Model confidence (mean pLDDT): 80 of 100. The part of an RNA shown here (small-subunit ribosomal RNA, 3' major domain) has 481 nucleotides and comes from an uncultured prokaryote.
Context: one part of a larger RNA
RNA sequence: UGACGGGGGCCCGCACAAGCGGAGGAGUAUGUGGCUUAAUUCGAUUCAACGCGAAGAACCUUACCUGGGUUUGACAUGUGUCUCUAAGUCUGUGAAAGCAGGCGAGUUUUCGAAGGUGCUGCACAGGUGCUGCAUGGCUGUCGUCAGUUCGUGCCGUGAGGUGUUGGGUUAAGUCCCGCAACGAGCGCAACCCCUAUGUCCUGUUGCCACUUUCCCUAGCGGGAGAAGCACUCUGGACAGACUGCCCCGUCUAAACGGGGAGGAAGGUGGGGAUGACGUCAAGUCAGUAUGGCCCUUACGGCCAGGGCUGCACACGUACUACAAUGCCCAGCACAAAAGGAAGCAAUACCGCAAGGUGGAGCAAAUCCCCAAAACUGGGCCCAGUUCGGAUUGUCGUCUGCAACUCGACGGCAUGAAGCUGGAAUCGCUAGUAAUGGCGCAUCAGCUACGGCGCCGUGAAUACGUUCCCAGGCCUUGUACA
Numbered sequence: 001u002g003a004c005g006g007g008g009g010c011c012c013g014c015a016c017a018a019g020c021g022g023a024g025g026a027g028u029a030u031g032u033g034g035c036u037u038a039a040u041u042c043g044a045u046u047c048a049a050c051g052c053g054a055a056g057a058a059c060c061u062u063a064c065c066u067g068g069g070u071u072u073g074a075c076a077u078g079u080g081u082c083u084c085u086a087a088g089u090c091u092g093u094g095a096a097a098g099c100a101g102g103c104g105a106g107u108u109u110u111c112g113a114a115g116g117u118g119c120u121g122c123a124c125a126g127g128u129g130c131u132g133c134a135u136g137g138c139u140g141u142c143g144u145c146a147g148u149u150c151g152u153g154c155c156g157u158g159a160g161g162u163g164u165u166g167g168g169u170u171a172a173g174u175c176c177c178g179c180a181a182c183g184a185g186c187g188c189a190a191c192c193c194c195u196a197u198g199u200c201c202u203g204u205u206g207c208c209a210c211u212u213u214c215c216c217u218a219g220c221g222g223g224a225g226a227a228g229c230a231c232u233c234u235g236g237a238c239a240g241a242c243u244g245c246c247c248c249g250u251c252u253a254a255a256c257g258g259g260g261a262g263g264a265a266g267g268u269g270g271g272g273a274u275g276a277c278g279u280c281a282a283g284u285c286a287g288u289a290u291g292g293c294c295c296u297u298a299c300g301g302c303c304a305g306g307g308c309u310g311c312a313c314a315c316g317u318a319c320u321a322c323a324a325u326g327c328c329c330a331g332c333a334c335a336a337a338a339g340g341a342a343g344c345a346a347u348a349c350c351g352c353a354a355g356g357u358g359g360a361g362c363a364a365a366u367c368c369c370c371a372a373a374a375c376u377g378g379g380c381c382c383a384g385u386u387c388g389g390a391u392u393g394u395c396g397u398c399u400g401c402a403a404c405u406c407g408a409c410g411g412c413a414u415g416a417a418g419c420u421g422g423a424a425u426c427g428c429u430a431g432u433a434a435u436g437g438c439g440c441a442u443c444a445g446c447u448a449c450g451g452c453g454c455c456g457u458g459a460a461u462a463c464g465u466u467c468c469c470a471g472g473c474c475u476u477g478u479a480c481a
Stems, first nucleotide, its partner, number of pairs: 001481002003478003007475005013469001015465002019428004026320008034311002042053002064306005070300001073124001077123004082118001084116001088103006126295002129293003135289001137284003140280001142278001147186006153162003166177003192272004197239005203233001206229002211226006242266001245260005322421001326380006339368002343362002348357003387418001392413007434457007
């Protein structure tokens, strides 16, 4: 100087407390350990591994296993010798890969050069082989915590200190005051994006208030068109919020704190992006790059089939429930954000349904894909039930060479566990939690109940900081570095 303390002081954080909802019990999905296996490829392992790499394992992917082939190679560059077609297509064999064989534009002939192909050699290719404790790059974490340093000066023999400590204050080393310090850098904040209000501009594919034409209607009203840009909206510019104004407090004053006015918004308005010096020899050689080591008729390369989906068990993360604030049936209203050409697909018809037939329109503010909870009416009457849906049988649909291992979905039948969960434990402070649906990426299809977004409905509680956990500053002890 640090680090540590079941030392002290001060201060923060959904850290506790106050609340709401979970998980731990059940079934299933998914990941992991273990076991098994010819193989169950590899990596990730406290927080910070375990719905993680994987934004899609039937083949492919695929790295693993078994078997069958191959050796200048699936791919790149250079070079030597020999050769003449190449592309394409056909035959035999075979599970395929491969192996063996045939046809193959053009033409006077021969030679040479350039270029190309093939064969055979040589250099080399190739390796998801090892080392993340040789590395680059990227990432996680402490932590969006408020810290971490430098120049000059001053102090100290020196390590080092000072500045950065102190008194206030803040979300903040934020700001003010003081001070042997005076300044400065990286961080904080601001500058960036979205959102909340207004003004102006912009009017097609958006809008329809006023005006007007036509159609349907007894009328109310509904539909189509014109005109229009008022409104909504699209997307561009600007305004607006700065403790600017008023009062009070602290008091020596400032920074600041509390309240108020005005305002769509008030004291960082809400959300995002943004992650200092560093820590963990943290993670990744399997994303790519790369040193060293290793393999070279194999640890390279091709193919078929299998495996990654295996199941006495244990753990994590989720979904569905155990019901009446519920379930079932019927009716009926209101979104946003996305996506669409090997695509999205309307009206119509067929099927109980999954789906099929068919194809208007749309490279899209034009066309398509577009809610559910809520609400209204009826049934159920507390039961393992009109709760719950696992499991199994059977018949089907779709994708795809191909659904046996091993896909999703539908119909009928079956109807398991489960009556609110021990110790212990998790998330959340507002449009949040809880709850309801919708979309997208990956993708032929799908194991999505996952991930990333979108909108609807919409709470409760915070006395407080004694205690648990993590962190910051000062101080103290130390046989630790």